[in-house]
RNA sequence: UUGAUCCUGGCUCAGGAUUAACGCUGGCGGCGUGCCUAAUACAUGCAAGUCGAACGGACCUUUAUUUUUGAGAGUUCCUUUAUAGGAUUUCUCAUAAAUACUGGUUAGUGGCGGACGGGUGAGUAACACGUUGGUACCUGCCCUCUAGUGGGGAAUAACUGGCCGAAAGGUCGGCUAAUACCGCAUGUGGUCUACGGAUCAAAGCAGCAAUGCGCUAGAGGAGGGGCCUGCGUCUGAUUAGCUAGUUGGUAGUGUAAUGGACUACCAAGGCGACGAUCAGUAGCUGGUUCGAGAGGAUGACCAGCCACACUGGGACUGAGAUACGGCCCAGACUCCUACGGGAGGCAGCAGUAAGGAAUCUUCCACAAUGGACGAAAGUCUGAUGGAGCAACGCCGCGUGCAGGAUGACGGCCUUCGGGUUGUAAACUGCUUUUAUAUGGGAAGAUUAUGACGGUACCAUAUGAAUAAGGACCGGCUAACUACGUGCCAGCAGCCGCGGUAAUACGUAGGGUCCAAGCGUUAUCCGGAAUCACUGGGCGUAAAGCGUGUGUAGGCGGCGUGUUAAGUGCGAUGCGAAAUCUUGUGGCUCAACCAUAUAGACUGUAUCGCAUACUGGCAUGCUAGAGGAUGGCAGAGGCAAGUGGAAUUUGUAGUGUAGCAGUGAAAUGCGUAGAUAUUACAAGGAACACCAAUGGCGAAGGCAGCUUGCUGGGCCAUAUCUGACGCUGAGACACGAAAGCGUGGGGAGCGAACAGGAUUAGAUACCCUGGUAGUCCACGCCGUAAACGAUGCAGGCUAUUAGUGUGGGGUAUCGACCCCCUGCGCUGAGAAGCUAACGCGAUAAGCCUGCCGCCUGGGGAGUACGAGCGCAAGCUUAAAACUCAAAGGAAUUGACGGGGACCCGCACAAGCGGUGGAGCAUGGGGUUUAAUUCGAUGCUACGCGAAGAACCUUACCGAGGUUUGACAUCCUGAGAAUCCGGCGGAAACGUUGGAGUGCCUUCGGGAACUCAGUGACAGGUGCUGCAUGGCCGUCGUCAGCUCGUGUUGUGAAAUGUUGGGUUAAGUCCCGCAACGAGCGCAACCCUUAUCGUCUGUUGUAUUUUUCAGACGAGACUGCCCGGGCCAACCGGGAGGAAGGUGGGGUCGAAGUCAGGUCAGCAUGGCCCUUACACCUCGGGCCACACCCGUGCUACAAUGGCCGAUACAACGCGUCGCCAACCCGCAAGGGGGAGCUAAUCGCAUCAAAAUCGGUCUCAGUUCGGAUAACAGGCUGAAACUCGCCUGUUUGAAGCUGGAAUCGCUAGUAAACGUGGGUCAGCAUACCACGUUGAAUACGUUCCCGGGUCUUGUACACACCGCCCGUCACGUCAUGAAAGUCAGGGGCGCCCGAAGUGCUUAUUUACUAAGCCCUAAGGCGAAUCUGGUAAUUGGGACGAAGUCGUAACAAGGUAUCCGUACCGGAAGGUGCGGAUG
Repeated sequence: UUGAUCCUGGCUCAGGAUUAACGCUGGCGGCGUGCCUAAUACAUGCAAGUCGAACGGACCUUUAUUUUUGAGAGUUCCUUUAUAGGAUUUCUCAUAAAUACUGGUUAGUGGCGGACGGGUGAGUAACACGUUGGUACCUGCCCUCUAGUGGGGAAUAACUGGCCGAAAGGUCGGCUAAUACCGCAUGUGGUCUACGGAUCAAAGCAGCAAUGCGCUAGAGGAGGGGCCUGCGUCUGAUUAGCUAGUUGGUAGUGUAAUGGACUACCAAGGCGACGAUCAGUAGCUGGUUCGAGAGGAUGACCAGCCACACUGGGACUGAGAUACGGCCCAGACUCCUACGGGAGGCAGCAGUAAGGAAUCUUCCACAAUGGACGAAAGUCUGAUGGAGCAACGCCGCGUGCAGGAUGACGGCCUUCGGGUUGUAAACUGCUUUUAUAUGGGAAGAUUAUGACGGUACCAUAUGAAUAAGGACCGGCUAACUACGUGCCAGCAGCCGCGGUAAUACGUAGGGUCCAAGCGUUAUCCGGAAUCACUGGGCGUAAAGCGUGUGUAGGCGGCGUGUUAAGUGCGAUGCGAAAUCUUGUGGCUCAACCAUAUAGACUGUAUCGCAUACUGGCAUGCUAGAGGAUGGCAGAGGCAAGUGGAAUUUGUAGUGUAGCAGUGAAAUGCGUAGAUAUUACAAGGAACACCAAUGGCGAAGGCAGCUUGCUGGGCCAUAUCUGACGCUGAGACACGAAAGCGUGGGGAGCGAACAGGAUUAGAUACCCUGGUAGUCCACGCCGUAAACGAUGCAGGCUAUUAGUGUGGGGUAUCGACCCCCUGCGCUGAGAAGCUAACGCGAUAAGCCUGCCGCCUGGGGAGUACGAGCGCAAGCUUAAAACUCAAAGGAAUUGACGGGGACCCGCACAAGCGGUGGAGCAUGGGGUUUAAUUCGAUGCUACGCGAAGAACCUUACCGAGGUUUGACAUCCUGAGAAUCCGGCGGAAACGUUGGAGUGCCUUCGGGAACUCAGUGACAGGUGCUGCAUGGCCGUCGUCAGCUCGUGUUGUGAAAUGUUGGGUUAAGUCCCGCAACGAGCGCAACCCUUAUCGUCUGUUGUAUUUUUCAGACGAGACUGCCCGGGCCAACCGGGAGGAAGGUGGGGUCGAAGUCAGGUCAGCAUGGCCCUUACACCUCGGGCCACACCCGUGCUACAAUGGCCGAUACAACGCGUCGCCAACCCGCAAGGGGGAGCUAAUCGCAUCAAAAUCGGUCUCAGUUCGGAUAACAGGCUGAAACUCGCCUGUUUGAAGCUGGAAUCGCUAGUAAACGUGGGUCAGCAUACCACGUUGAAUACGUUCCCGGGUCUUGUACACACCGCCCGUCACGUCAUGAAAGUCAGGGGCGCCCGAAGUGCUUAUUUACUAAGCCCUAAGGCGAAUCUGGUAAUUGGGACGAAGUCGUAACAAGGUAUCCGUACCGGAAGGUGCGGAUG
């Protein structure tokens, strides 16, 4: 999921979380977090240096000395008249150079560090990680200790001079130092050792010095690392076998060290169902997140470990690397180039491009913490500390507070009263967190040093000032109204909303929930006990293997002893920190942070104790199991033999025209002699009766009889063994029918096939034939509704009945009977279980052990792969996609070509019609300007319409009106009203005249008319599927319900069923029901009989008739019989009437979305100079056709003419109309009477009756049609009335299929009246007159009622529903191929490099060898993409063909198999009952 119910079962939602993203919005602060994608490519800058106290230099600098040169001031001497010149020397300044010194910078040599710190998660399923242990090892700097540090040597960068190159850079010559390098000495010690011995070091620097820092060799420590190891660590078996250095040994090599790590030789091992190998995916953990927990998911930030550094390979250096910012080689890519060659690696911090839904500044500082170097100062540090950007997250704060009702305005709704927004606002008072401005101003730092930062914080001032949105409001789920839209636009998590009144769409008002956020999307957990350890199931819902034997495994009876593996307890170690919990503390609180001798981390290792239980070992027992002995039943199995009945065939006889077959037929057989019948023969298959609800078997299954061989079971005895047992993954065996192979056999039956029927068709059902097959032997197949839809084994838990087969007892002469006790088969049923149905000692109850199986429906037991098979096919077994259900049991209905019972003019029995004709009338259709509208099976069609010439009238044409023909209100004028003229078809337009009333508080008012204004009028316009009311129908059918009680988990049931009976749920009896209501009946009207009273207008009179009123009478009351009793039924008496006397009114709950918006009313929508209104004319009356309902007929039971008799109901004053007169008549004139038992319609009637005529014919039937002449109504009879007279004289001679009414004063026939109405009736409603026939009966048709049954129906059979075909969309399988990728194998080539070899001894170098990255070739394999074509599948609004299933679904259905067919499907064989 259903009409409702219970259950099973999936889907969906509400919660929490996030490295998030997107949409709308956005005030502040704190703390965190920020490329999940392309381990993609990177411009630019920075991210690892430091030490001059290791060294030689270089440069700068300070000072000093010397020297060069110059200037000035002096001294002394010489020359000179003098100016001047020369020499000497002192001081000052400048200049250049050298030496030494002070300080600094520094390329290079050298030392230490670049193995840390920082990034990322590609690879890795592994000792990678986590955890627990171990040791064959190493360890710079650091700590402790011991000993030493003597004396020499040879080089080389830098530098310098050449050379090559575009550059990067290189090369040659020369010089030089050291804490660089190399010997010698010493040997505390170390290493090796054959125990004799051999071998191995060092460096200095600074300082005035003390001394300090170093160095060398050892020992120990700390911390770090290497290696090994138990346990744990994803998915796939559609990956089942893997492995050759593979597994082990010996000897070596190698390493810091163990080891097949490597080499040689030897052995043949090693791993795997406790999942090897292979494939896919993945960094692991502390933790994080969800969860009550168990558990699930996850591994951002922080922390530990690992791995990686453009891709692949390799080593060097070193304490440490196989090294992110080192080297070599190869590859891809980028850049420079002078084309010869070179350079590079952001997965460091910023940043760029690209990708993407998506992720920040090319910031500040080394102040703090930490790191490298240094003696130190210090230098370096994109580690780090900070700031910036981002609502990305968490936490905190604010956007005011109080008062304020005429409940303001506005908005929205409205029942028009009001409600709501709402104390909300305005307004009044108050406050200042925040904000802005100004001032002060930290801690972080121990002396100094502050990027953050004039930051946090504090104070003052200003002023409500600067600060609210998002989603939702149908249910789940808190929150509702209006308008718009009209299956449209759209919404949607699921259910589902939307087709004219949408709380579901859109907008608005209002409301709800959160709030600087709110929603959406994505992902994870939860709910989900929906994988179930905690904590599910398997008869029918999904689910017991078809059955057994049995391997591994799991589980296992009663004791004793021992052990201590499991188990329990205790202790100890570890389980990093952070996280989590708890306590305390710090930022104003919180988030956040700190701290603790706290807890937890559910784990693991070791030790000890315990020994009940489980396990191990040992030893016993007998209740489980098995054996022995003696019996028993049996369609248990296999083989051989044998028997009779029947079918068919053959031969022979008798015999003649049919037989066979079916719903009915036909095909078929038969005069060439069938069928029938008799005899004989042949052959195959199956075994009647017995027979069962029976027996046996593990299941499938097994049936004449006899024999042989053989399996199992049961009983009795309690003699033996001594747990030997149960289950059972794989495995093996058996396994109906169909089917397959080979060879036989073949009577009957009988897929396919053929023919005949049936049918719209009939690839079927039915019939006639008939091949495989069915049978046998051997071999396959391995499936069934292989079912008790129920795995096997064991134990326990009320009864009762039958049956098969044993044993015992009792009883008996014996057999029965009866009782007890086993093993089977089958009913009823307690407790219990179950969703219910049901199960119930043969459990589906209560427990134990083991196995198998299930997890929504479809796709699908399908595809692919694999195994098996001769094949058919079987076994194993998915996904994409799609749906919101699929399903079980039970309930109430409805339905059934299910059953039972009953009723009805339902059939039957009858009578008369319709259907044929003409006409009337209604409808369809058609036509039309219009033919107004509605009604459409029964339940529309002489219906609305109880009466269309105008009117009606709603339709059409034309002409007019626009507050309107009609209602209310307002203003103005006029009383009203009446009479004219003109135009016009009228409506209407225009115009002239007459006339003045009533009330009054004198303002005016009432009624009416005209004009104007706008509110409004008006609408037969739409929706009967928005409605009221009324009506039709089932149906005058006997039903429809309720309260309480009871039963059921419940829907519901009971009552209302049952036995009788009735017209009836009418009544009686019974009954977990007892009562009640609406219906039935009765009460009401009418009619039939009588009585009493009354008596007008009735009656000549009277009891009568008639009329009215009031009563009586009928109740199964009485009798007989039946009925168990009763209810009641049959008969009878009496009676006017007899079993509700006849008729009417009256119509339960409901059904048909039945009918009516056009009778009326009415919600909503629509029209408003028109969809309204008026007028004239037309139409509703049309007419190739069809149907319904009627009238009149077709004639002699009649027509016509004449005569003559008998009603009832009714109606009448704008009416009925008498007498009398006129007219052939319709009618006219006339006017009496009557408001009616009085008068009139109305002679009251017609059929009937009597007499006459017609004489079977289209007529003296029938009257249509038509012509003429009249009458009546009405303004008006043309379209389009009725009537009269004369004439005309159509169809029609009793009606096909089919169909209607009626059961008694009925049908049929006959006339009469009334309503409508001016007129118009074959219609309708009433009335009387005449007045039948038939009913055996309930098989059938139709409708209905009750009970029961089946159901896949519930819009309820006009239901549901299956398959092919056609069209569209989607995903997917196969496919010649084709493309890409992965790993492995073989071969070729082979860089760098370690190692080895050669050269001559070393170094360098060269050549070669082994190994190998990359590359190439080849054959396979795996994975993915794509593909002409092709297969099925899913979905789709109304397509086509049939109707397979659900009811006995019209041939019961289904399962397996085989054949056949457009399709569902059909048929054969066997099976199931669902």
Molecule: small-subunit ribosomal RNA
Organism: groundwater metagenome